The RNA shown here (transfer RNA) has 72 nucleotides and comes from Candidatus Staskawiczbacteria bacterium RIFCSPHIGHO2_02_FULL_42_22.
[in-house]
RNA sequence: GCUCCCAUCGUCUAUCGGCCAGGACACUUGGUUCUCAUCCAAGAAAGCGGAGUUCGAUUCUCCGUGGGAGCG
Numbered sequence: 001g002c003u004c005c006c007a008u009c010g011u012c013u014a015u016c017g018g019c020c021a022g023g024a025c026a027c028u029u030g031g032u033u034c035u036c037a038u039c040c041a042a043g044a045a046a047g048c049g050g051a052g053u054u055c056g057a058u059u060c061u062c063c064g065u066g067g068g069a070g071c072g
Base pairs, nucleotide, nucleotide: 001071002070003069004068005067006066007065010025011024012023013022018055027043028042029041030040031039048064049063050062051061052060
């Protein structure tokens, strides 16, 4: 330098254009318990940046940023 892949709650991840973005762990609150742990219930919490396509974009396209793999 070229090609390909990836980027979503604190972490790991799901989500073939209809999102009020789901789950697990962690966290907070309440219940259970003499107390803690376990268990049960509830809650807060996320789409890397910009542009385009579309009635509608986390999803498709382009540019950029960051990470990874291969080739030279």

Source information: It matches the Rfam family "tRNA". The family's RNA type in Rfam is transfer RNA. The coordinates come from a structure-prediction model, not an experiment, and the mean pLDDT is 84.